A computed fold for a 74-nucleotide RNA from Treponema sp., annotated as transfer RNA. It matches the Rfam family "tRNA". Rfam classes the family as a transfer RNA. Rfam links the family to the GO term triplet codon-amino acid adaptor activity. NCBI's taxonomy places the organism under Bacteria, Spirochaetota, Treponematales, Treponemataceae, Treponema. Its mean pLDDT, the model's own confidence on a scale to 100, is 82. The sequence is in RNAcentral, with records from ENA.

[in-house]
């Protein structure tokens, strides 16, 4: 240069033949438990679903382009 696959909370990842409030785990706060830590059970709080533009009544989900990042080829 050509080609494919990903980007979702601090991290790690689940959700897509578009549908009404985005989901869990670990971390983190907060409580309970303990003589007191852990460990374990309960809650809390974090997210404009990489970014623009388009489609549509409605987009993490679909179409474009950018842009990071991995694989393959030259």
């Nucleotide at each position: 240069g050509g080609g494919u696959a990903a980007a979702u909370a601090g991290c790690u990842g689940a959700g897509u033949u578009g549908g009404u409030u985005a989901u869990a785990g670990c971390a983190u706060c907060c409580g309970g438990c303990u003589c007191a830590u852990a460990u374990c059970c309960g809650g809390a709080a974090g997210g404009u679903c990489u970014g623009u533009g388009g489609u549509u009544c409605g987009a993490a989900u679909c179409c474009a382009c950018a842009u990071u990042u991995g694989c393959c080829c030259a």